[in-house]
Molecule: transfer RNA
Organism: Nitrospinaceae bacterium
RNA sequence: GGCACCGUCGCCAAGUGGUAAGGCAGAGGUCUGCAAAAUCUCCAUCGGCGGUUCGACUCCGCCCGGUGCCUCCA
Numbered sequence: 001g002g003c004a005c006c007g008u009c010g011c012c013a014a015g016u017g018g019u020a021a022g023g024c025a026g027a028g029g030u031c032u033g034c035a036a037a038a039u040c041u042c043c044a045u046c047g048g049c050g051g052u053u054c055g056a057c058u059c060c061g062c063c064c065g066g067u068g069c070c071u072c073c074a
Stems, first nucleotide, its partner, number of pairs: 001070007010024003018054001026042005047063005
């Protein structure tokens, strides 16, 4: 330098054109003599910028970061 894949809540992780499941953690309630356990509720606009579209996390381009493979130089 080229190619491929990946980048989603504090952590893990699903989704993939009609605005995001779940688990852990966290916050608040119920219960409890206090706790713990149990249970209920809440908790993200998806790396950045632009484009396409009525509408994008999802498609396209560029950039940033990560992983792997290949090539070149030494």